[in-house]
Context: one part of a larger RNA
RNA sequence: GCCAGCGAGUUAAUCUACGUGGCUGGUUAAACGAUUAAGUCGUGCAGCCAAAGCGAAAGCAAGUCUGAAUAGGGCGUUAUAGUCGCGUGGAUUAGACCCGAAGCCGGGUGAGCUAUCCAUGGCCAGGGUGAAGCUCCGAUAAAAUCGGAGUGGAGGCCCGAACUGGUCAACGUUGCAAAGUUGUCAGAUGAGCUGUGGAUAGAGGUGAAAUGCCAAACGAACCCGGGGAUAGCUGGUUCUCCCCGAAAUGUAUUGAGGUACAGCCUCGGAUGGUCACUAAUGGAGGUAGGGCUCUGGAUGGAUUAGGGGGAUAAUAUCUUACCAACUCCAACUAAACCGCAAAUACCAUUAGUCAAAGUCCGGGAGUGAGACUACGGGGGAUAAGCUCCGUGGUCGAGAGGGAAACAGCCCAGACCAUCAGCUAAGGUCCCUAAGAACAGACUAAGUGGCAAAGGAAGUAGUACUGCCCAGACAGCCAGGAGGUUGGCUCAGAAGCAGCCACCCUUUAAAGAGUGCGUAACAGCUCACUGGUUAAGUGGUGCUGCGCCGAUAAUCCAACGGGGCUCAAGUCUGUCACCGAAGCUAUGGCUUUUUCCGAUUUAUCGGAGAGAGGGUAGGGGAGCGUUCUCUUCGCCAAGAAGUCGUUGCGUGAGCAACGGUGGAGCGGAGAGAAGUGAGAAUGCUGGC
Numbered sequence: 001g002c003c004a005g006c007g008a009g010u011u012a013a014u015c016u017a018c019g020u021g022g023c024u025g026g027u028u029a030a031a032c033g034a035u036u037a038a039g040u041c042g043u044g045c046a047g048c049c050a051a052a053g054c055g056a057a058a059g060c061a062a063g064u065c066u067g068a069a070u071a072g073g074g075c076g077u078u079a080u081a082g083u084c085g086c087g088u089g090g091a092u093u094a095g096a097c098c099c100g101a102a103g104c105c106g107g108g109u110g111a112g113c114u115a116u117c118c119a120u121g122g123c124c125a126g127g128g129u130g131a132a133g134c135u136c137c138g139a140u141a142a143a144a145u146c147g148g149a150g151u152g153g154a155g156g157c158c159c160g161a162a163c164u165g166g167u168c169a170a171c172g173u174u175g176c177a178a179a180g181u182u183g184u185c186a187g188a189u190g191a192g193c194u195g196u197g198g199a200u201a202g203a204g205g206u207g208a209a210a211u212g213c214c215a216a217a218c219g220a221a222c223c224c225g226g227g228g229a230u231a232g233c234u235g236g237u238u239c240u241c242c243c244c245g246a247a248a249u250g251u252a253u254u255g256a257g258g259u260a261c262a263g264c265c266u267c268g269g270a271u272g273g274u275c276a277c278u279a280a281u282g283g284a285g286g287u288a289g290g291g292c293u294c295u296g297g298a299u300g301g302a303u304u305a306g307g308g309g310g311a312u313a314a315u316a317u318c319u320u321a322c323c324a325a326c327u328c329c330a331a332c333u334a335a336a337c338c339g340c341a342a343a344u345a346c347c348a349u350u351a352g353u354c355a356a357a358g359u360c361c362g363g364g365a366g367u368g369a370g371a372c373u374a375c376g377g378g379g380g381a382u383a384a385g386c387u388c389c390g391u392g393g394u395c396g397a398g399a400g401g402g403a404a405a406c407a408g409c410c411c412a413g414a415c416c417a418u419c420a421g422c423u424a425a426g427g428u429c430c431c432u433a434a435g436a437a438c439a440g441a442c443u444a445a446g447u448g449g450c451a452a453a454g455g456a457a458g459u460a461g462u463a464c465u466g467c468c469c470a471g472a473c474a475g476c477c478a479g480g481a482g483g484u485u486g487g488c489u490c491a492g493a494a495g496c497a498g499c500c501a502c503c504c505u506u507u508a509a510a511g512a513g514u515g516c517g518u519a520a521c522a523g524c525u526c527a528c529u530g531g532u533u534a535a536g537u538g539g540u541g542c543u544g545c546g547c548c549g550a551u552a553a554u555c556c557a558a559c560g561g562g563g564c565u566c567a568a569g570u571c572u573g574u575c576a577c578c579g580a581a582g583c584u585a586u587g588g589c590u591u592u593u594u595c596c597g598a599u600u601u602a603u604c605g606g607a608g609a610g611a612g613g614g615u616a617g618g619g620g621a622g623c624g625u626u627c628u629c630u631u632c633g634c635c636a637a638g639a640a641g642u643c644g645u646u647g648c649g650u651g652a653g654c655a656a657c658g659g660u661g662g663a664g665c666g667g668a669g670a671g672a673a674g675u676g677a678g679a680a681u682g683c684u685g686g687c
Base pairs, nucleotide, nucleotide: 001687002686003685004684005683006682011094012093013092014091015090016089017088018087019086020085021084022083023082025049026048027047031043032042033041034040035039053060054059063075064074065073066072097236098235100233104226105225106224107223108222109221115200116199117198118197119196120195121194122193123192124190126159127158128157129155133151134150135149136148137147138146139145163187164186165185168183169182170181171180202218204214205213206212211220239622240621241620242619243618244617249262250261251260252259253258263367264366265364266363267362268361269360270359271358276353277352278351279350280349281348282347283346289340290338291337295334296333297332299330300329301328302327304324306323307322308320309319310318311317370395371394372393373392374391375390376389377388378387379386400411401410402409415588416587417586418585420584421583422582426578427577428576429562430561431560435575437574438573439572440571441570442569448564454548455547458545459544460543461542462541463540464539465538466537467536475532476531477530478529479528481505482504483503486500487499488498511526515524516523589612590611591610592609593608594607595606596605597604598603623676625673626672627671628670629669630668631667632666633665634664641660642659643658644657645656646655647654648653
């Protein structure tokens, strides 16, 4: 891992609702008696509920309490109903659907492991070093004392086996081993190692102290018990079909992943058109928008207090390219501004339309982590697949078609069947169902098939405007002069470093000079003019589609691909077609409701109109398993079980036949449950 078996809402009491049955007041409990196969029947009226309530109570009573009250008010009466069984749903108390803690407490068992201690034993090859002491000698006049030699044999001394330890490394890591092996290393007469016997016990011991050790897991051992501790937590919870169908919100919470009440779902009863939508009418309101009277913000101007600066001896007076209140003019601005003011939405009345719509009472819930998207906003950075509200939608709980793939986007809501049809979104060159469709334009960038500010004689269209056959624009030919090298400055400054001025003359025209250039001149050129040629040539704005800006990490990788400009790209118009579980067609199933008719009255038949996606969850109807009672049956001419085939039923399932098997089994009606497994890191076994 697979297979088989086992494996989870039970039982009791009380309360409550519904269903059903008995009685009309209901009902017995213990006990006793009778009689049985199980059991049942009878007696038993103690008790309980109801029949009257109100008050804390005494108490009073269709009333009573409060109160001074014959007031008002509260709860009652006026109104029909209970009670005892059985069944089911729910609640409470119990382990209470099942499995699961870490822990807490009690009583015991442990020091054969290990920590420390006590008693009594044992062990430490060999080698080195050579303390004290002692002896002798020397030094000295002699001592003390010192030195030397010898002797001696000390030491938590040195080297190093046994022994004890465990430094570093490798191997080992389903190991040789639940801590080892090999090499290396430390101590090795000591606070040494070790045998045996003994002592200390868990709220404790022991500890050269690491929370270490106390029998392979010690921040409090182990075993049994309280005990099925508790678990607002995780996991699991077993057959079928039918109807309806949520929530992820509000308030509160030692509350935030829990719970209570409300909201939303379901079932029953009651009510009976009350709901919703549409139309009309009448309302309340201060949002969008608009505005600037008010409250604030903020800009310019005018006027002019005041202030600052200056003049002045001066607080007088004068002045001011400074600041500036009020007022006026103009243009703005606000969620917490409004002399205005919607659309929607909301409330109400009336009418119409529609129907498993609303409301009330009662039984049962689940939900109270929401997600994205569009719009209106707050927070954030007018960031986030961000966060918090509001109003819709979808997902959640929704399959199908489209978006290449893609819960939340677009289309559309799947009862079943069909080798029928029509459409939606989206598509129609090939992959790939359907137009290489038609008409007219645009794009040349593979733009289409990512992106901004900004930039540009891209291209198409449009508007206004300048010049122009008295000749424009572009090209070519020619001129482009004189005063003058203007003045200043400067080494120089002559159109052309810079400053100032920018005149006059000759002209068809020519700047005190547009740009190159020179050291300065020179030189080239432009403006401007004439000629030649010849018909358009400039400017500004708007619009469509393109261009640049353009940059990421594994070749292509920013159309799904091929490929497409002879569009299969973009815009406008048109007609076809494809395309879904949508709609239609045909057949069938279930269900709600209305009417009609039967009737076995919790039923059936007919006709009509609707409905049938579904998680949590509510409701309804069934299938199957084991056993019991009653009844009817089957079986050695072959029961159950098992293998296979066929048939029936929407399904759980049921039946027939054949093989195997070899002794029990089934139908109907009722009843009782150890009543249905694929999941629980489930349990046991097998492989």
Notes:
Predicted 3D model of a 687-nucleotide part of an RNA (large-subunit ribosomal RNA, domain II) from a Dehalococcoidia bacterium. It matches the Rfam family "Bacterial large subunit ribosomal RNA". The RNAcentral record of the full RNA draws on ENA.